A computed fold for a 128-nucleotide RNA from Hungateiclostridiaceae bacterium UBA3934, annotated as c-di-AMP riboswitch aptamer (ydaO/yuaA leader). The coordinates come from a structure-prediction model, not an experiment, and the mean pLDDT is 82. Rfam family: c-di-AMP riboswitch aptamer (ydaO/yuaA leader). Rfam links the family to the GO terms cyclic-di-AMP binding and regulation of gene expression. Taxonomically the source falls in Oscillospiraceae (Bacteria, Bacillota, Clostridia, Eubacteriales). The sequence was found by an Rfam model in a public genome assembly.

RNA sequence: AACAAGUCAUCUCCGAAUUCUAUAAAGAAACGGGGGACCCAUCAUUGGGGUGAAUCCUGCCAGGCAGGUAGGGCGACUUGGGCGUCCGAAUCCGUCAGCUAACCCCGUAGGAGUGGUCCAGGAGCGUU
Numbered sequence: 001a002a003c004a005a006g007u008c009a010u011c012u013c014c015g016a017a018u019u020c021u022a023u024a025a026a027g028a029a030a031c032g033g034g035g036g037a038c039c040c041a042u043c044a045u046u047g048g049g050g051u052g053a054a055u056c057c058u059g060c061c062a063g064g065c066a067g068g069u070a071g072g073g074c075g076a077c078u079u080g081g082g083c084g085u086c087c088g089a090a091u092c093c094g095u096c097a098g099c100u101a102a103c104c105c106c107g108u109a110g111g112a113g114u115g116g117u118c119c120a121g122g123a124g125c126g127u128u
Base pairs, nucleotide, nucleotide: 008116011113012112013111014110018029019028020027021026030108031107032106033105034104035103040098047096048093049092050091051090056068057067058066059065060064071087072086073085074084075083077122078121079120080119081118082117
């Protein structure tokens, strides 16, 4: 210096998915999502729409595989720029939904482990 594994984990990451009060159900706060006027906008038929970063293209042996891509995450205070690395899915509604004040309804899961980087600026802590 490189590679692999483990530990650091009462820690951290993706995500809205946490906290509190209770104990029979449950309720509240907070964070998210959907429906829903005037005005404005839009134009069908081949359906259409929602959540999400997850859209689109090319090739092939075409229910799949490969390559790329809009877009998204991580590299342990934070911002900007490099560098590296990963994802680029899935699912729901059911012929129906543009925006949308009042109002109405719903969710609080699930999964994972950094090549533990570099430069500049800012902030904070500790020691002397």